[in-house]
RNA sequence: GCAGUUGGCCGGGCGGCCGCGGCCCCGCUCAAGACAGCGCUCGCGUUGUCUCGAGCCGGGGUCGAGGAAGGUCCGGGCUCCACAGGGCAGGGUGCUGGGUAACCCCCAGGCCGGGUGACCGGCGGAAAGUGCAACAGAAAGCAGACCGCUGGGGACUCGUCCCCAGCAAGGGUGAAACGGUGCGGUAAGAGCGCACCAGCGCCGGAGGCGACUCCGGCGGCUAGGUAAACCCCACCCGGAGCAAGACCAACAGGGGACACGGAGCGGCCCGCUUCAACCGCCCCGGGUAGGUCGCUAGAGGCCGGCGGCAACGCCGGUCCCAGAUGGAUGGUCGCCUCUUGCCGCAAGGCAAGAACAGAACCCGGCCUACAGGCUGACUGCAUCU
RNA sequence: GCCCCCAUCGACUAGCGGUCCAGGUCACGGCCCUUUCAAGGCCGCAGCACGGGUUCGAAUCCCGUUGGGGGCA
Numbered sequence: 001g002c003a004g005u006u007g008g009c010c011g012g013g014c015g016g017c018c019g020c021g022g023c024c025c026c027g028c029u030c031a032a033g034a035c036a037g038c039g040c041u042c043g044c045g046u047u048g049u050c051u052c053g054a055g056c057c058g059g060g061g062u063c064g065a066g067g068a069a070g071g072u073c074c075g076g077g078c079u080c081c082a083c084a085g086g087g088c089a090g091g092g093u094g095c096u097g098g099g100u101a102a103c104c105c106c107c108a109g110g111c112c113g114g115g116u117g118a119c120c121g122g123c124g125g126a127a128a129g130u131g132c133a134a135c136a137g138a139a140a141g142c143a144g145a146c147c148g149c150u151g152g153g154g155a156c157u158c159g160u161c162c163c164c165a166g167c168a169a170g171g172g173u174g175a176a177a178c179g180g181u182g183c184g185g186u187a188a189g190a191g192c193g194c195a196c197c198a199g200c201g202c203c204g205g206a207g208g209c210g211a212c213u214c215c216g217g218c219g220g221c222u223a224g225g226u227a228a229a230c231c232c233c234a235c236c237c238g239g240a241g242c243a244a245g246a247c248c249a250a251c252a253g254g255g256g257a258c259a260c261g262g263a264g265c266g267g268c269c270c271g272c273u274u275c276a277a278c279c280g281c282c283c284c285g286g287g288u289a290g291g292u293c294g295c296u297a298g299a300g301g302c303c304g305g306c307g308g309c310a311a312c313g314c315c316g317g318u319c320c321c322a323g324a325u326g327g328a329u330g331g332u333c334g335c336c337u338c339u340u341g342c343c344g345c346a347a348g349g350c351a352a353g354a355a356c357a358g359a360a361c362c363c364g365g366c367c368u369a370c371a372g373g374c375u376g377a378c379u380g381c382a383u384c385u
Numbered sequence: 386g387c388c389c390c391c392a393u394c395g396a397c398u399a400g401c402g403g404u405c406c407a408g409g410u411c412a413c414g415g416c417c418c419u420u421u422c423a424a425g426g427c428c429g430c431a432g433c434a435c436g437g438g439u440u441c442g443a444a445u446c447c448c449g450u451u452g453g454g455g456g457c458a
Stems, first nucleotide, its partner, number of pairs: 001381010012336007020064008028055003032051009066356001070367002073365005078241004090237005095109005110123005124232002129230002131226002146171002148167009179197006198222001200219008245293004254284003258280001261275005300319008337354007386457007395411004403441001413429005434450005
């Protein structure tokens, strides 16, 4: 210099004018309460101070979207419902160790595969059982013989055919054909025998918490694939979701008491019992519209120290950082920044554009979308010193 | 806001890992039949929403995306 791998961060800036939402403060107006003073017709009026509240009133201060606020795919907090304990069913996770509130997350490690490499991807069990494997092919899971090879017998038109038996090396099919190479052996062959290699199981030793690795010995010669098929093993999981849930409560309606009234007991009153359609008055519970809470201070951000390879944890300091309910976070102008196009020899000028997207109970992740930019570490090749 | 479901020719659908370069009905185009039209017969056109993965093999199984539908005050 070229090509590449991987991690972190930002994602427009400054200013003017106008506007929107939350909270706080001040003024004005209205309303309520308490206290004090004064007046009298003695329970009202008025004045002052304080407190609390309201406003199609005014002013000021302060804060106001994201790295994904998104998809709603996992996990948790919170709330209500259910629940003795255990099991079944159903669902999820799946190499090992650790982190965490928890996880289909993260960190570190192991093995396998890919890449020259930095690095990337995958992951329980197929010798517990059941199932599946189209087409092709002789044969597809326990075995199998089309061409072929070999021995014997036979036929004749004399180099081919038929029958019996043996074989699995070579050809051919397939995604996949029951170890590979070599030597021996044989009629031809074959783990049939031997050597080496690959792979499997068992035993022993060493290292590691472990996954696993290394070393030595023995065995039988070969055990195939598929569990994002049923299944087995280990571990985890109660259901619903802030439209959860709680409180206040117009209008209408329900229940009850009292008074008045009707009826009964009674000669009458009082009293007692009972009824009640409407009306009056008081109380009660449920609850619609509507309102309030839940609601944002939290597994919180930043800085420093310590422990740990790391994820992360502990300690100290510091900060307060959206809470709407038809749903605010915007518009416009100027300068700068970036990109593209045009003009120009050039300095530069002109024009257009500024990604993805936008909180709604809150967090931790994953995944997806994204113009452009900054930056750390590392790899390969070429060249120079 | 929360919770579910679905996606196959132009339309309605079958399919459940291979016999499927996906079948049927209607529609569309051509030919036959008829004097002509209809009906009928034969032939054709045309589709697995998209991208990855598992598997020898995917419309089908798994993951993500896109689009559509439904329920909850």
Predicted 3D model of RNase P RNA and transfer RNA as a complex of 458 nucleotides. The coordinates come from a structure-prediction model, not an experiment, and the mean pLDDT is 79. Rfam match: Bacterial RNase P class A. It is annotated as a ribozyme.